[in-house]
This is a predicted complex of two RNAs, RNase P RNA and transfer RNA, with 470 nucleotides together. Rfam match: Bacterial RNase P class A.
C1' cells in the first nucleotide's frame, strides 16, 4: 500500500426568529404576563426473557403446570454475558498443489448452530423392502421327498431404504456367523499424565458392538406463589337504594341478668389451577351474586439510581473494588418543534485543469420518539470517525 | 399494561398423530357446442404454505425469532 474478517465511538454543529413542557424568581386585575434555567434514544421500538418496587400473608408444604439443562466464572437475577470443551455447518482475498486454460482440491484468519437421559416405560419411523427391532424374500447348506415342494440352520452374498446386525483378513463350519483370532474403529471400565472442571492424551482390561427420534409423551436435576404503577397510598367531591341466595350449634368463664369474652364445630373471604396449612371476619343476617345510583378531580408513587463520566488497581475477559467529579426530561390526550443564514459530511450535473483538484448550481442529514425504573435479547438505522487480527506485495 | 387467535392459488376453504406431487369449489385463459351469448362438456395455467433460522432421513404441521391482521380485558 492492497484485500479480507471482527469490534468500538458518534449519529450533524453554530447563530438568529417564532413556538411547546417542567422548575425557580418577579409582577398581577388571579385569567395570566415577563425573566432565568433544564428538556429523548442507541435503540426510547417489539414486549421476547430477568429483576427492583407495590398489594395480596412474612410467600409456607404437596400435586399439577411452565421454563431451563456441556464445564468454569460474572451478575441483584436471567433463557443474558465472558472464557473454555465435545459434536457439527460455513468459510473471503491471497497462498499451496494439480491443470495449457477454464477451473478443481486443500489447510488458515474468522463466523456460526447445538449440548442431561434411548438400559424406567410407552408412542412413531411414510414409500420401498422379507424384516424398521428379536426380522429369513432371494441365495447358500443339511434333512425328508421321484419331483414339485416342505422343515431346519445361516445375515457371509443380493436387492430396498434416510437408517438393516462395526470394517479387513484368517481360523472354523454342512453352510455360516465376534462363534474364535490378529489389526483397525467405537463403547464401557481401571490406572498414569495435563487441566479447577468439562475434557484431552497414553496404557491395561472387557467381544460390550441390535438403529433413530426426548425442539413426541416420559424419566432425572434445577428454578418459578399470584397480580401488575390503571400496582399501591392520601385527600376532595358525589349518590338511593332494591332483589335473590345464604351456615348449626354446643361447651366453659364473667355478669350490673341487658349481655360480654373464649374453646370446639360450621360458614365466608385473602386464594385468580387444585389441595393441605395459615390468617381475618361471622356464628344470625357475616358474606356472595344481580339490578339500580354516584364520580371521571387533585397530590403521591415519580426521578440520587444495581446512576453517569474520568483515572487507578485486580482479572485473559465478562466484571469487581477504590478515588475524584457530576445531577441529567418527568408529560397526563400526552411538551422536546418549525423557519432562515453560515459551516461540516454526502450525491448529481456543468465548467476549468495533463492530473491531483478547484469553482458554480441543484438536491440533501438515517432509523425513530420517553410514560414506574433497571439489566439483557431481538429488530430498524443514511452516513462519519476509529482500534485490532490475518494474508499478500513493495521499500529500508 | 396484561393476554389470546389467525396467516395455504385472485377469493373461500382442505390436507388424521410430520411422509414427499400441497388438493377442492368459485374465478381466469383456451377449445367444443350455437347464427350469437348463456348453460353444458373437455383441457390448461396459477403456491417461496407470511419472512428467516433450527430439529429431523423428511416440516404447511414441531421449536425459536421477526412481520402483518383481528380479538378480549381493566
Nucleotide at each position: 500500500c492492497a484485500g479480507g474478517c471482527c469490534g468500538g465511538u458518534c449519529g450533524g454543529g453554530c447563530a438568529g426568529u417564532c413556538g411547546c413542557g417542567g422548575u425557580c424568581c418577579c409582577g398581577u386585575g388571579c385569567g395570566c404576563g415577563g425573566g432565568a434555567u433544564c428538556g429523548a434514544g442507541g435503540a426510547a421500538a417489539g414486549u421476547c426473557c430477568g429483576c427492583a418496587c407495590u398489594c395480596c400473608a412474612u410467600a409456607g408444604g404437596g400435586c399439577a403446570c411452565a421454563a431451563c439443562g456441556u464445564c468454569g466464572g460474572a451478575u441483584a437475577a436471567c433463557g443474558u454475558c465472558c472464557g473454555g470443551g465435545g459434536c457439527g455447518g460455513g468459510g473471503a482475498a491471497a497462498c499451496a498443489u494439480c491443470g495449457c486454460a477454464a477451473g478443481a482440491u486443500g489447510g488458515u484468519a474468522c463466523c456460526u448452530g447445538u449440548c442431561g437421559g434411548a438400559u424406567c416405560g410407552g408412542g412413531c419411523c411414510a414409500c420401498a423392502g422379507a424384516a424398521a427391532c428379536a426380522a429369513a424374500c432371494a441365495g447358500c447348506u443339511c434333512u425328508c421327498g421321484u419331483a414339485a415342494g416342505a422343515g431346519a440352520g445361516u445375515c457371509a452374498u443380493g436387492g430396498u431404504g434416510a437408517a438393516a446386525a462395526g470394517g479387513u483378513g484368517g481360523u472354523g463350519u454342512a453352510a455360516g456367523a465376534g462363534a474364535c483370532c490378529a489389526c483397525c474403529g467405537g463403547c464401557g471400565u481401571c490406572c498414569g499424565c495435563a487441566g479447577u472442571a468439562a475434557u484431552g492424551u497414553g496404557g491395561g482390561c472387557g467381544g460390550c458392538c441390535a438403529g433413530g427420534u426426548a425442539a413426541c409423551c416420559c424419566c432425572c436435576g434445577u428454578u418459578g406463589g399470584g397480580a401488575g404503577c390503571a400496582a399501591g397510598g392520601c385527600c376532595a367531591a358525589g349518590c338511593a337504594g332494591g332483589g335473590a341466595c345464604a351456615a348449626a350449634g354446643u361447651c366453659c368463664u364473667c355478669u350490673u341478668c341487658g349481655g360480654a369474652g373464649g374453646g370446639c364445630g360450621a360458614g365466608a373471604g385473602g386464594c385468580g389451577g387444585c389441595u393441605c396449612g395459615u390468617c381475618u371476619c361471622u356464628u344470625u343476617g357475616a358474606g356472595u351474586c344481580c339490578c339500580g345510583g354516584g364520580u371521571a378531580g387533585g397530590c403521591u408513587g415519580c426521578a440520587c439510581g444495581a446512576g453517569u463520566g474520568a483515572c487507578a488497581u485486580g482479572g485473559u475477559a465478562a466484571c469487581a473494588u477504590g478515588u475524584c467529579a457530576u445531577c441529567u426530561a418527568g408529560a397526563g390526550a400526552g411538551a422536546u418543534g418549525a423557519c432562515u443564514g453560515c459551516c461540516c459530511a454526502g450525491a448529481u450535473g456543468c465548467a476549468a485543469g495533463a492530473g491531483a483538484u478547484u469553482g458554480c448550481a441543484u438536491c440533501g442529514g438515517a432509523c425513530a420518539g420517553a410514560a414506574u425504573g433497571c439489566g439483557g435479547c431481538u429488530u430498524a438505522u443514511a452516513g462519519a470517525c476509529u482500534g485490532g487480527c490475518c494474508u499478500g506485495a513493495g521499500u529500508u | 399494561g396484561c393476554c389470546c387467535c389467525a396467516g395455504u392459488a385472485g377469493c373461500u376453504c382442505a390436507a388424521a398423530u410430520g411422509g414427499a406431487u400441497a388438493g377442492a369449489g368459485c374465478g381466469a385463459g383456451g377449445c367444443u357446442c350455437u347464427c350469437c351469448u348463456a348453460a353444458a362438456g373437455c383441457c390448461u395455467a396459477g403456491g417461496u404454505u407470511g419472512g428467516g433460522g433450527g430439529u429431523u432421513c423428511g416440516a404447511a404441521u414441531c421449536c425459536c425469532u421477526c412481520c402483518u391482521g383481528g380479538g378480549g380485558u381493566a